Background:
Predicted 3D model of a 72-nucleotide RNA (transfer RNA) from an Elusimicrobiota bacterium. The coordinates come from a structure-prediction model, not an experiment, and the mean pLDDT is 84. It matches the Rfam family "tRNA". RNAcentral holds the sequence, with entries from ENA.
[in-house]
RNA sequence: GGGCAGUUAGCUCAGCGGUAGAGCACUGUCCUCACACGACAGGGGUCAUAGGUUCAAAUCCUAUACUGCCCA
Numbered sequence: 001g002g003g004c005a006g007u008u009a010g011c012u013c014a015g016c017g018g019u020a021g022a023g024c025a026c027u028g029u030c031c032u033c034a035c036a037c038g039a040c041a042g043g044g045g046u047c048a049u050a051g052g053u054u055c056a057a058a059u060c061c062u063a064u065a066c067u068g069c070c071c072a
Base pairs, nucleotide, nucleotide: 001071002070003069004068005067006066007065010024011023012022013021018055026042027041028040029039030038048064049063050062051061052060
């Protein structure tokens, strides 16, 4: 220098044009003498950045940034 993949909640990841979700973690209540386990409820997101297409974009297109792999 070229090619491919990835970037979404604190962490690990889903979601493949029509309200952003799960598990774990966190907070509260119940349970217990207490803790753990368990049950119920709750909070938390500029979907890497910028532009474009569309009635509508996390999702499609372009550029950029970062991470990983391969080739030279």